Annotation
c-di-GMP-I riboswitch aptamer from Neomoorella sulfitireducens, 90 nucleotides, folded computationally. Its Rfam family is "c-di-GMP-I riboswitch aptamer". Gene Ontology term of the family: cyclic-di-GMP binding. Rfam's curators write: GEMM was predicted in a large-scale screen for bacterial structured RNA regulatory elements. Genes associated with GEMM are involved in a diverse array of functions, including chemotaxis regulation, signal transduction, secretion and chitin. The coordinates come from a structure-prediction model, not an experiment, and the mean pLDDT is 84. The organism belongs to Neomoorella, within Bacteria.
[in-house]
RNA sequence: UACCACCAAGGGCAAACCCGUUCGAAAGACGGGGACGCAAAGCCACGGGCCUUGAUCUCAUCUUUGAGAUACGGCAGCCGGGCUGCCGGU
Numbered sequence: 001u002a003c004c005a006c007c008a009a010g011g012g013c014a015a016a017c018c019c020g021u022u023c024g025a026a027a028g029a030c031g032g033g034g035a036c037g038c039a040a041a042g043c044c045a046c047g048g049g050c051c052u053u054g055a056u057c058u059c060a061u062c063u064u065u066g067a068g069a070u071a072c073g074g075c076a077g078c079c080g081g082g083c084u085g086c087c088g089g090u
Base pairs, nucleotide, nucleotide: 002090003089004088012038013037017033018032019031020030021029023028036077042083043082044081046080047079048078049075050074051073054072056069057068058067059066060065
C1' cells in the first nucleotide's frame, strides 16, 4: 500500500419497543432505558429509492375545507458513490 473479516484481545455503535423533550406541521431528530443486528451501523443527501406535505402551485368546494402535484424537510441501519478510520490476518 492492497485485499480480507476465518482467529485472538480490548472495545465501539444500537433496530423494534417503552419513557421524556420550552425540538418539529409532519416525516423525523435528540436524551434515558433496551438489544435486533452492524467490520465502517463513522461522516457527506451527489445519483437512484423511500417517508412527510407546513409553505407553494393547480383543481374542486364556496370561504374553509377537500383532492392532486412538488422538497425549501427528512431517512447514511435501502442501494450506489465520495471522504476518513482501530485491532488482527494475508